RNA sequence: GUUUGAUCCUGGCUCAGGACGAACGCUGGCGGCGUGUUUAACACAUGCAAGUCGAACGGAGAUCCAUAAGAAGUAAUUCGAAUGGAUCUUAGUGGCGGACGGGUGAGUAACGCGUGAGCAAUUUGUCUUUGGGUGGGGGAUAACAACGGGAAACCGUUGCUAAUACCGCAUGUGACGGCGGGGGGGCAUCCCCGUGACGGGAAAGGAGCAAUCCGCCCGAAGAUGAGCUCGCGUCCCAUUAGCUAGUUGGUGAGGUAAAGGCUCACCAAGGCGACGAUGGGUAGCCGGACUGAGAGGUUGGCCGGCCACACUGGAACUGAGACACGGUCCAGACUCCUACGGGAGGCAGCAGUGAAGAAUAUUGGGCAAUGGGGGAAACCCUGACCCAGCAACGCCGCGUGAAGGAAGAGGGUCUUCGGAUUGUAAACUUCUGUCCCUAUGGGAAGAAACAAAUGACGGUACCAUGGGAGGAAGCCCCGGCCAACUACGUGCCAGCAGCCGCGGUAAUACGUAGGGGGCAAGCGUUGUCCGGAAUUAUUGGGCGUAAAGGGUGCGUAGGCGGCCCUGCAAGUUGGAUGUGAAAUCCCCGCGCUUAACGUGGGAAUUGCAUACAAAACUGUGGGGCUUGAGUGUGGAAGAGGUAAGUGGAAUUCCCAGUGUAGCGGUGAAAUGCGUAGAUAUUGGGAGGAACACCAGUGGCGAAGGCGACUUACUGGGCCACAACUGACGCUGAGGCACGAAAGCGUGGGGAGCGAACAGGAUUAGAUACCCUGGUAGUCCACGCCGUAAACGAUGGAUACUAGGUGUAGGGGGUAACACCCCCCCCCUGUGCCGUAGCAAACGCAUUAAGUAUCCCGCCUGGGGAGUACGGUCGCAAGAUUGAAACUCAAAGGAAUUGACGGGCCCGCACAGCAGCGGAGCAUGUGGUUUAUUCGAAGCAACGCGAAGAACCUUACCAAGCUUGACAUCCCGCGCAACCCGUGGAACACGGGGUCCUUCGGGCGCGGAGACAGUGGUGCAUGGCUUGUCGUCAGUUCGUGUCGUGAGAUGUUGGGUUAAGUCCCGCAACGAGCGCAACCCCUACACUUAGUUACCAGCGGGUAAAGCCGGGGACUCUAGGUGGACCGCCGGGGACAACUCGGAGGAAGGUGGGGACGACGUCAAAUCAUCAUGCCCCUUAUGUCUUGGGCUACACACGUGCUACAAUGGCCGCAACAAAGAGCAGCGAGAGGGUAACCUGGAGCGAAACUCAUAAAAGCGGUCCCAGUUCGGAUUGUGGGCUGCAACCCGCCCACAUGAAGUCGGAGUUGCUAGUAAUCGCGGAUCAGCAUGCCGCGGUGAAUGCGUUCCCGGGCCUUGUACACACCGCCCGUCACACCACGGGAGUUGGGAGC
Repeated sequence: GUUUGAUCCUGGCUCAGGACGAACGCUGGCGGCGUGUUUAACACAUGCAAGUCGAACGGAGAUCCAUAAGAAGUAAUUCGAAUGGAUCUUAGUGGCGGACGGGUGAGUAACGCGUGAGCAAUUUGUCUUUGGGUGGGGGAUAACAACGGGAAACCGUUGCUAAUACCGCAUGUGACGGCGGGGGGGCAUCCCCGUGACGGGAAAGGAGCAAUCCGCCCGAAGAUGAGCUCGCGUCCCAUUAGCUAGUUGGUGAGGUAAAGGCUCACCAAGGCGACGAUGGGUAGCCGGACUGAGAGGUUGGCCGGCCACACUGGAACUGAGACACGGUCCAGACUCCUACGGGAGGCAGCAGUGAAGAAUAUUGGGCAAUGGGGGAAACCCUGACCCAGCAACGCCGCGUGAAGGAAGAGGGUCUUCGGAUUGUAAACUUCUGUCCCUAUGGGAAGAAACAAAUGACGGUACCAUGGGAGGAAGCCCCGGCCAACUACGUGCCAGCAGCCGCGGUAAUACGUAGGGGGCAAGCGUUGUCCGGAAUUAUUGGGCGUAAAGGGUGCGUAGGCGGCCCUGCAAGUUGGAUGUGAAAUCCCCGCGCUUAACGUGGGAAUUGCAUACAAAACUGUGGGGCUUGAGUGUGGAAGAGGUAAGUGGAAUUCCCAGUGUAGCGGUGAAAUGCGUAGAUAUUGGGAGGAACACCAGUGGCGAAGGCGACUUACUGGGCCACAACUGACGCUGAGGCACGAAAGCGUGGGGAGCGAACAGGAUUAGAUACCCUGGUAGUCCACGCCGUAAACGAUGGAUACUAGGUGUAGGGGGUAACACCCCCCCCCUGUGCCGUAGCAAACGCAUUAAGUAUCCCGCCUGGGGAGUACGGUCGCAAGAUUGAAACUCAAAGGAAUUGACGGGCCCGCACAGCAGCGGAGCAUGUGGUUUAUUCGAAGCAACGCGAAGAACCUUACCAAGCUUGACAUCCCGCGCAACCCGUGGAACACGGGGUCCUUCGGGCGCGGAGACAGUGGUGCAUGGCUUGUCGUCAGUUCGUGUCGUGAGAUGUUGGGUUAAGUCCCGCAACGAGCGCAACCCCUACACUUAGUUACCAGCGGGUAAAGCCGGGGACUCUAGGUGGACCGCCGGGGACAACUCGGAGGAAGGUGGGGACGACGUCAAAUCAUCAUGCCCCUUAUGUCUUGGGCUACACACGUGCUACAAUGGCCGCAACAAAGAGCAGCGAGAGGGUAACCUGGAGCGAAACUCAUAAAAGCGGUCCCAGUUCGGAUUGUGGGCUGCAACCCGCCCACAUGAAGUCGGAGUUGCUAGUAAUCGCGGAUCAGCAUGCCGCGGUGAAUGCGUUCCCGGGCCUUGUACACACCGCCCGUCACACCACGGGAGUUGGGAGC
C1' cells in the first nucleotide's frame, strides 16, 4: 500500500533497508587490495607437485695423478695391462623423510565437533637438559656376473661381496618382573620416595693430520605431538513408541602404548525410552559471517582450529607416528597396452581437457623472501609459498576538466502562438595537467645472516622535465507506495505489472521523444538470507461474536503452593582464580599520498570450571501453628440417581346395547372408513406409552440431563456450632469413567406417534410442504457407538475491586414463654439494572469479558479439508489423530449510511363512468425494401423533433461540377447582368448585348491560397435547455454535544396537517434551499372611466333595428379597492396546534385553475437549433441542378377518427356562446352554379368591418330493429381550388358504388365536479393540404368519505452475505480446454530380502 460506499478492528499478501564465492541484460577509463566449479566425491590426455645423504656401504662409469709389467720406436718419446690415490656422477644396500605440507566435504546426528574437566589407564622419532656406556665375534644378501623365461611388466637358478644392514657372547647404572621390608600420600582399584638379593636384558661407526665434530646404546626429566574417558551443548519428523543378544553387568583369560564386551569362555537378566529410546530424513562441526535496537533468525565460501575421505569396498605390513592422496595386498567397476599368455592406472595436489551447468581463471615466472625435507656443509628438492596473467566478481580510491561567459544563439520539445524549457548548458575567453599518452633522465624498499655473492616481481612503484582538453558515461526510474511530466503513436490490440492495478480514441501506468529524478564505472533484473513481521509474541500476542476453551468429571506423572522458628547451601547473589587459541568485531595509535588493506596495544569474548563468602527469596532437613483443606455434631430444601410397586385422565382396540347414513379430512378436495351398521352415544374389558393443573428467567445434578404417587437403597450441596486432624492443597499431559438424539447387536414389547414406503391432492413437474394409511424406530433388559449450535459459542482454582432490585434455601436481630407477619443483617444459589475498569465495537461488569497468581487445553490468512494416506478404536455406520500439491488478495468481526424485503401512512391505486384491445380509415413506429435521410427506445420513444415532405424544404439515391453554391482577405479586368439557339436541367458552347458612381467605392468576372462539411464522438463538452422520480415533502449547513471512527443528534418522540404545516416535549440552539404566501386568470361587491361596447328613463326615427340626439343607471370593458382570517358560536383535544358541526356570507377551512419544480438520480435526451475539444473527408463525407425517395407494403405494435345505431339516423322549422384571426389579408351585400366554387368588390390594420350560420339542445315529421333511411370504407365518372407543376403524391364538390362492423379475449388507459362524457367554434403552421396540436365556450353525470388486496410514494422500525445497491448477490450439475495431485488393466528399470 491493499478487504469497505465509508469506518474501526482482526488478518494475510506486498514494498522501501542490508548482505552475497553469485548469475543474466545494457554499458565500461585507471589503480590498489581481495575473491573466483556453490553443479558431476563425474571421467581424465600431457607436464610438474618428495626427495635427499658418497662424511653409512660395496660396486660401476668418467677425468686426473703416481708407480709400473709390457709394447712400439735408433733415440728423444709415445702407448699402456695391473696397483694405489684424488675429483665428479650414482643404479643398488643402508639411514632419515614419503603420517608434514597441499586438496576435498562424499560419509558422519557421533565424545564427530564446541566448551570444561580427567588418565592413580597411556605413548611420543627428531629437539633441550642430564646420568651411564660403546668390549669382543659371526653368518649372510642386493648390486655385479653367467645362464634361463617373458611381447612387456618383470622374474627364476647358480656364483662373488660390503656396511651405521642382520645375529649370538661379555659388561651393565638405572628401568622392568615377582619376593622381602622402611617412610610418606591419596581418589576405590592404588600412587610416590628410598632399599635387599634374584631373574632377564645394549651398542656402530663415519669425517678429519689432529684438536674435535657428527653419529650409536641403556636410562631420567622437559618440550611438542598423539591416544583414551567423562559433565554440558549440538537440526527436522510421534502419520517413527517401543528398542536391545555381545545386548547390560559380573568372574577369568586374551589383546592393546593404554582403561574397557575391545575379543573370548562361563554366570546373572539385565540395559535404553514421552526429560523422546528405536527408526526415517537432512547435515562435516567450530572460531566466525550476514542481519537485527536487542533477544533472536539464517549461514559455515575465503582465513584459522578439529574431524573425515583419497576410483568403490576390505585388509594388514613397515614405522616414533598410518591402517597411509602421489606405499603394499585382495575384490569390484571403469580406462589403457598386449604377441591374448598377461600387464598398467587412480588430479577431492598445481596448471590443463571433456562433460554437467545460469556460472567460476594460465597446460605462466621463481625458489629472491617466508616455511618445510635431506645433508656436517656446499647444496639439492619444494605447483607449500612469493609473484605475474584472466574476470567490474566484491571492497576502496581517482578521473572523464576548472573559472568566467546572456544575444538567454542555433537546434530539439511543448505552446493559450505571447512564450516556456533544454540553459551557463554550448559556442567563446582565460586556465589546469590529477588520470592518460608519448619521450627523456633518475630510480627503490622488500636482503635477514656472513666478508662477498644473491630480486621472480621489475627498469615495476615512485620522482623530475616536455606535450596536448586532447582519449574516457552509462544504467534504471518518473500512477500510488516512491524523488521525478508533458507530447505523439497505439486503442482490452500491442504490451506493462513487486502489491494495488493500467490499456476498450484525449493513457503522467504500453511504445517513442523532449524534459525530469536517482545512482554512477557502473546501473538494473533474478535468486537466497535476515529485517520491517509484536505475522510463533522469553523480551513481546491471543482464544464470548474475528482463527482459537477439551462435551463433562475423577485422577497418575509433572507444574505450582498458607503462617512462625531453625539447620544446610542445590538454585540465587558477590568478588577472586583458571580457561575462553590466533584472526575477526569495537576503541586508541601507526604504515602504504588517502581509503580499502596491513600492523601494535587495549577492550571484549555476555560461557565453562574451581575454591571462598552471603542466607533475603526458591529449594531441602527438623520443630511448631490454624486461617486453606478435611472430619464431627445438629438442622432444613430439592423433577439428584437406582430398583420395586401403585394410580387416574386420555388415545386406540375388543365385546354388548341404543341408533342411522353418513363419517373423516382440507384452502378446496380426494384417497380412506361406513347399510356385513361406521361416526355419535352408553356399559364392560384389554394393552402400551406419557404423567394435565401445581409450574415459577423456581429447584437438583459435573456435564448429558431430571417432572404422577409410595417404599427401599444411595450421591452431592447448604446453614448453624467450633470438638478433632494439622497444609493433608490447586491444576492435571497420558489414563479411567460418564456422556442428548439418531444408529447397531440379541431378546422382549408395540396404544399413540411415525423416517422409509403406498395412495390421494397441489403443481409445468412435486421423488416436498397438505391429507389417508403405514414399517423400522420411539418403550424395556443387556451390550456397543462416543458424536451435537454437547452453547453462557465464555476451562478450573484462589484473592481483591461501588451499589440497586427480584427470587430460592438456611440462620440471626426485632423478640418478650412461644408461633406468624412487616422491617433489618449474614451465608449459599439463581436473575435483572448499573459505577470504575476492560473491550474493535457489540457488550461484560462480586455468577467479569475488571485487577492479579497458578495449572491445563487450543489458535497462527481464505480455499483445498476435518479431505487423502498411515495409525488407533468400532459388528457396521463411522469416530479419533490429521497433511500436501495446487489456488486466491483476500477470507473475516463489530458498527455506520443507504438500498431492498417486512410494518405504519398517503395518492384516480382499488369502487364508478367513458374508453382502448375486435372493424374500416388516419397517423407514428418496428420490419421488409435499391434510396426509402437522421434522431427519439420501458414508465419518461412511437398524431414525438415535424406549428403542416408535390418542387423547394432535404440532410437520402442516380446522373453532372472542382477555389467551387456561400463568407473574408490580396491582385488584375470592366467584353457584367440580360436575351436567343442546342442538350433533361445546372451548366457548357455559339450568337446578340454592353455597368453604376458622391471617384472613396459598389457590383460582376478572372487568378492565388487560406476556407466551406446536417461527417464521427451527447460516453470528451458548454449551453439554452428538456424529460423523469415529483408539486413527492423532503434535502442540508453553522455552532454545540455524543462516538476511536464512518457517523449520530438537530430532522427522532406525542399530536396535527395537503405539507419538516403547526403545537408540545427533547443536548440541542439557530439557519439555508424546498412547502405555504407574495404573481396571473376566475367567482362577489364597491369605486374610477364610458368608445367602437351598453340602453333604464327622455326625445327623434325605422318594415325592423342603440339607428340618431343623449345618458353614465344596468350589462360589459379595464385600472384600482374591498372581501375569507378557523374571524364568530358550540363539541373534541393538553387550557396547544388543530379538528368536527353551525351561523353569516358570492365564496369556508390552500374557494377553483395556472405560472412556479429543493438536494439530487437516470454517463436520461440533444454534436441535426447553436457553440465547441479531438478525430476524419478534400475532382469528395464539399457544392449545384434535374429526376426519384422520405408517401413503398406480406406483416406486427402505439396513438387517434368514424361507427356498429332508436338517449338514434334523415328532412324541415328555428334559439343561445366564448375565445380568436385578418392588408401579398379577412372579404360583406348582390349575381351565377345542385355544390365545391366563380364573378364582383362595400367595409375593415378592426370592442366598429369580415371570417361567422355556432352545434348538441328545442319543435314538427319520417324510419321500426334490419347489416337497415345504421355505417361510411373502397371504387368509377364529372367538376372546383391552390400552385411553374397535383402521374408517383394535395384538398374540396356532385352523382354513382356501397366493404368491414351488431359493442369487442387475455389484458389495459383516463377521470373526484362545472370534472368525466358529449357538442360545436377558433388559432398557429400554411400557396394549397388536420381525424394531429394549442385554445374556447355549450349541455352536463356516476362513484368514493373507507384501506383487505394490486401499483407508486413518504416516515419509523427491523433483517441483510446487497452498495453497479433485489433487474442485487449467489449455489450446484453439465459441456469444452488446461494445470496440480491421486487411482488405474498393465508395462519398464532399479534396490533389498528369501